[in-house]
RNA sequence: GGAGUCGGCCGGACAGUCGCUGUCGCGGUGAUUCGCGGUAGAGGAAAGUCCGGGCUCCACAGGGCAGGGUGCCAGGUAACGCCUGGGGGGCGCGAGCCUACGGAAAGUGCCACAGAAAAUAUACCGCCCGAGCGUGAGAACGCUUGGGUAAGGGUGAAAAGGUGUCGGUAAGAGCGCACCGCGCCGGUGGCAACAUCGGUGGCAGGGUAAACCCCACCCGGAGCAAGACCAAAUAGGGGAGCAGGCGAAUUCGUUCGCAAUGUGUGGCCCACACAGCUCCCGGGUAGGUUGCUGGAGGUGCACGGUGACGUGCGCCCAAGAUGAAUGACUGUCCUCGACAGAACCCGGCUUACAGGCCGGCUCCUAAC
Numbered sequence: 001g002g003a004g005u006c007g008g009c010c011g012g013a014c015a016g017u018c019g020c021u022g023u024c025g026c027g028g029u030g031a032u033u034c035g036c037g038g039u040a041g042a043g044g045a046a047a048g049u050c051c052g053g054g055c056u057c058c059a060c061a062g063g064g065c066a067g068g069g070u071g072c073c074a075g076g077u078a079a080c081g082c083c084u085g086g087g088g089g090g091c092g093c094g095a096g097c098c099u100a101c102g103g104a105a106a107g108u109g110c111c112a113c114a115g116a117a118a119a120u121a122u123a124c125c126g127c128c129c130g131a132g133c134g135u136g137a138g139a140a141c142g143c144u145u146g147g148g149u150a151a152g153g154g155u156g157a158a159a160a161g162g163u164g165u166c167g168g169u170a171a172g173a174g175c176g177c178a179c180c181g182c183g184c185c186g187g188u189g190g191c192a193a194c195a196u197c198g199g200u201g202g203c204a205g206g207g208u209a210a211a212c213c214c215c216a217c218c219c220g221g222a223g224c225a226a227g228a229c230c231a232a233a234u235a236g237g238g239g240a241g242c243a244g245g246c247g248a249a250u251u252c253g254u255u256c257g258c259a260a261u262g263u264g265u266g267g268c269c270c271a272c273a274c275a276g277c278u279c280c281c282g283g284g285u286a287g288g289u290u291g292c293u294g295g296a297g298g299u300g301c302a303c304g305g306u307g308a309c310g311u312g313c314g315c316c317c318a319a320g321a322u323g324a325a326u327g328a329c330u331g332u333c334c335u336c337g338a339c340a341g342a343a344c345c346c347g348g349c350u351u352a353c354a355g356g357c358c359g360g361c362u363c364c365u366a367a368c
Base pairs, nucleotide, nucleotide: 001364002363003362004361005360006359007358008357009356010355012333013332014331015330016329017328018327020041021040022039023038024037025036026035027034043339047350048349050348051347052346053345054344055223056222057221058220062270063269064268065267067219068218069217070216071215072086073085074084075083076082087101088099089098090097091096102214103213107212108211109208110207111206124153125152126149127148128147129146130145131144132143133142134141135140161180162179163178164177166176167175181203182201183200184199185198186197187196188195189194227290228289229288230287237281238280239279240278241277242276245258246257247256248255249254261275262274263273264272297316298315299314300313301312302311303310304309
């Protein structure tokens, strides 16, 4: 100097004039009608609605089946499918990056085409042995047939573990041997996932579970248009169906028990609670207040931890609209402005992003 990789931050600014919403103060009005002043006023993703919750209601809400979710280990967290640190596998020279990563010896399914054969597998070309026939002096060659073979060749992503200039065989073959792989048994290190070492066995032939399935763990539902209060209005309207049985007590109003029926915020069963339930037609209201912003909140320092994070002490209060507030104009500056607007609130993930700044690490090249 170049190329890369990981992390963090900003993302138009300043001044003036007018305008908008919340809140506070003063004045003032029948009335937050109105006036003046102070002060605060969209994001790193507000997007997606993909996860997890807080909160509200069903509701006092238990058990099981089905269904759904996650899937290496250990931690963090209110929790999670998130984050942190490790392990295995893959990519990269490397810094680093990716990972839908439990189980194929419980079972079922699938592996196109090609190929002899794709799983209780097979013999296309070959190799070896025997017999017969033909040519030939013979060696040998060719054809037919019987037996052996799965090492070699071919097909394929994958073909009865792989390699061997080892031995063995008629020719071969884990047939034997050495190493690797695999199964089983142990030692060491680690909380663990795993790593490593030793022994033993010729050895159950592959892949696929982001196929069904098995295993482990987790899971009520609906949602701020939840819910609560106030005011007002209508027709406390009309029709159809299901359902109430038995026993005891009784002050004769009713109460209790059993059974049946119906209803109850995912489906089914049990349990529990309630006593009525379901369907159709028609009518009224849909206005206001609240929920609504002080929180699993932000931040400085110290301590603990590899880290996510935790603990303690101090400081701070960053929008609450409701047909939807932060806009318009002028001047200056320069990075010439990207993606883009809260609607109950948080913790994450994913996606989009013009331009700019800072730092760590890796590789290449040149010079000293």